SAM riboswitch aptamer (S box leader), 101 nucleotides, folded computationally.
Its Rfam family is "SAM riboswitch aptamer (S box leader)". About the family: The SAM riboswitch is found upstream of a number of genes which code for proteins involved in methionine or cysteine biosynthesis in Gram-positive bacteria.
C1' cells in the first nucleotide's frame, strides 16, 4: 500500500539549530512566514494500543513503554439534498489509532 472499526472535540514552546517555503495531493480561493517557513532535537499536550490498581459486564484512576500531535480549522469549494443567499445535513477523500490477508 488493501480491508474492516473508532475518532477527527479540546490540548500541547517568547527553547536551540537551521534557513525558505508552509496548511496532504491537484484546481480555484483564502491565510501562516525573514518579528524565520518546512525540517532536526529538546521541551510539552493527549491517551487509540500497552501496564497497574478499583469494579463486575461496562464503565473508572494512575503511569507513559508503542504510535500520535503540538497556527488558525480536516481552512473553504470540487459530489449530492434543503436553500434568494448566507447557512445546515450528507457523501466522498484525507489523517491518526487499533486490528487484517
Nucleotide at each position: 500500500g488493501u480491508c474492516u472499526u473508532a475518532u477527527c472535540a479540546a490540548g500541547a514552546g517568547c527553547g536551540a539549530c537551521u534557513g525558505a517555503g508552509g496548511g496532504a495531493a491537484c484546481a480555484g480561493g483564502c491565510c501562516c512566514u525573514g518579528u524565520g517557513a518546512c525540517g532536526u532535537c529538546c521541551g510539552g499536550c493527549a491517551a487509540c494500543c500497552u501496564g497497574c490498581c478499583a469494579u463486575g459486564u461496562g464503565c473508572g484512576g494512575c503511569a507513559a513503554g508503542g504510535u500520535g500531535c503540538u497556527a488558525c480549522a480536516u481552512c473553504c469549494u470540487g459530489c449530492g439534498g434543503u436553500u434568494u443567499a448566507a447557512a445546515c445535513c450528507g457523501g466522498g477523500a484525507g489523517a491518526u489509532a487499533a486490528g487484517u490477508a